[in-house]
Molecule: Guanidine-I riboswitch aptamer
Organism: Xanthobacter autotrophicus
RNA sequence: CGAGUUGGUGGCUAGGGUUCCGGCAUCCUGCGGGGUGCGCUGGUCCGAGAGCUGCCACCGCUCCGGGAGACAUCCGGAGCGGGUGCACGGCGGGACAAAAGCCCGGGAGAC
Numbered sequence: 001c002g003a004g005u006u007g008g009u010g011g012c013u014a015g016g017g018u019u020c021c022g023g024c025a026u027c028c029u030g031c032g033g034g035g036u037g038c039g040c041u042g043g044u045c046c047g048a049g050a051g052c053u054g055c056c057a058c059c060g061c062u063c064c065g066g067g068a069g070a071c072a073u074c075c076g077g078a079g080c081g082g083g084u085g086c087a088c089g090g091c092g093g094g095a096c097a098a099a100a101g102c103c104c105g106g107g108a109g110a111c
Stems, first nucleotide, its partner, number of pairs: 004111001007056006015046002020043002022040001023038006058082009086106001088109001092104003
């Protein structure tokens, strides 16, 4: 100095906080309720490149249709199958009410 380069999306989980609901404490009350505080093993909510899973995309085989057409090739479609594999990682900053394994970021760095 260079390489290890990495498809998209839905659902969920580990994890995360506190707008809303609920809970707890406390104060007020006209007893209907309301104010303030506490993240509280709760619901809503946020949520993974290095977590799970579905779908699309991708690849292989077989078959069908089309292009003058038996094969090949090209275009389109269906079925079946396949793997998506490797992956240590800050500090700091950013968003929503707030925080985070979210985003910057498969970044810096390490190897």